[in-house]
């Protein structure tokens, strides 16, 4: 250099087939129960979907460069 795979919540990951309201669990936050903590159980909050364009009535999903991490191969 080149080829492939990965990037979504604070973590660790789904959703991409087939373009149509972005989601689990753990993690925080209140509350409930307990003398108190844990632990249970209820409610909530929290997100430029790596960046920039493109296409579409719409893009996490398709298409182009480019960033960052991984593995090859030279």
């Nucleotide at each position: 250099a080149g080829u492939c795979c990965g990037g979504u919540a604070g973590c660790u990951c789904a959703a991409u087939u087939a373009g149509g309201c972005a989601g689990a669990g753990c993690g925080g936050c209140u509350g409930a129960c307990u003398c108190u903590u844990a632990a249970u159980c209820a409610g909530u909050a929290g997100g430029u979907u790596g960046u920039g364009g493109g296409u579409u009535c719409g893009a996490u999903u398709c298409c182009c460069a480019c960033c960052c991490g991984g593995a090859c191969u030279a």
A computed fold for a 74-nucleotide RNA from a Myxococcota bacterium, annotated as transfer RNA. The sequence is in RNAcentral, with records from ENA. Its Rfam family is "tRNA". The family's RNA type in Rfam is transfer RNA. Its mean pLDDT, the model's own confidence on a scale to 100, is 81.